[in-house]
Context: one part of a larger RNA
RNA sequence: CUGGGCUUAAAGCGUGUGUAGGCGGAAAAGUAAGCGUUCUGUGAAAGCCCCCGGCUUAACCGGGGAAUUGCGCAACGAACUGCUUUUCUUGAGGCAAGUAGGGGUGCAUGGAACUCUUGGUGGAGCGGUGGAAUGCGUAGAUAUCAAGAGGAACGCCAGUGGUGAAAACGGUGCACUGGGCUUGUCCUGACGCUGAGACACGAAAGCGUGGGGAGCGAACGGGAUUAGAUACCCCGGUAGUCCACGCCGUAAACGAUGCCUACUAGGUUGUGGAAGUUCUGACACUUGCACAGCCGAAGCAAAAGUGCUAAGUAGGCCGCCUGGGGAGUACGGUCGCAAGGCUAAAACUC
Repeated sequence: CUGGGCUUAAAGCGUGUGUAGGCGGAAAAGUAAGCGUUCUGUGAAAGCCCCCGGCUUAACCGGGGAAUUGCGCAACGAACUGCUUUUCUUGAGGCAAGUAGGGGUGCAUGGAACUCUUGGUGGAGCGGUGGAAUGCGUAGAUAUCAAGAGGAACGCCAGUGGUGAAAACGGUGCACUGGGCUUGUCCUGACGCUGAGACACGAAAGCGUGGGGAGCGAACGGGAUUAGAUACCCCGGUAGUCCACGCCGUAAACGAUGCCUACUAGGUUGUGGAAGUUCUGACACUUGCACAGCCGAAGCAAAAGUGCUAAGUAGGCCGCCUGGGGAGUACGGUCGCAAGGCUAAAACUC
């Protein structure tokens, strides 16, 4: 190097856009770079292999052949790949008409709850727990009524449901805006797939600057529990959680399953379009498309399971794995304000 793998044994980058590269639909003509056939030059000798011979044999030696799978010239071939030209529509895209949606951003706005403030009623407890205590309360708490302020989150609808590349997205209205699906006698005519680098997005926590701060709540203080209790329980409570801008770039970022294409039994449910059947309409039924689930044939799998949403049968491209520990560590490089991230060993040991 070839060979083997990646749901759970080691192994799919968190996700996308896309450069180089790799791979690429149907038909025809040409070309002859790849490819094939033939010829020819070269491919030193020795060695290896085959045959024959010489030392009494062997090792050893001599002769002949084969091999030297490589490189070059020439002629021929044209199926396949490439290249050039022409054509096509099924891949891809566009256009038009519809359509569903918590897709994104900004602005405005609503009610419930909570806390605080003020006032009224009221008058001794409240709160909390397994039981208590810390705590709050005659300077009038808890409870209750009214008014006001503030911040955060949006009950029911709500779903095995929807949207999004993923992360994620849920009160309501408006504005701007991305994508999808369906249908069509329309248009372009392979414009495609993947994608090393690169770039973009990326939960929570964390960081910087400036705001905001109701509730919750790392740290911290106190009360309990306990042998102790740096905890679990209780009373408080700062960062943080929220907003704007800028960083960070990691997660069991999970379907632990990369993306694309084709093919391979069925049954059933949901979501969104369409067409047809009946004189019309609702309903119903049938057909076909897209998406999301469940159960299962064949097959696959060590089994669990998977099974048109494959982990089946094939093809294309990328990423990754190679015993456990040492270690996702050290060193170096690079990114970051830092925390740290990315890349990534060895000695030694079993």

Description:
This is a predicted structure of a 350-nucleotide part of an RNA (small-subunit ribosomal RNA, central domain) from an uncultured bacterium. It matches the Rfam family "Bacterial small subunit ribosomal RNA". The coordinates come from a structure-prediction model, not an experiment, and the mean pLDDT is 89.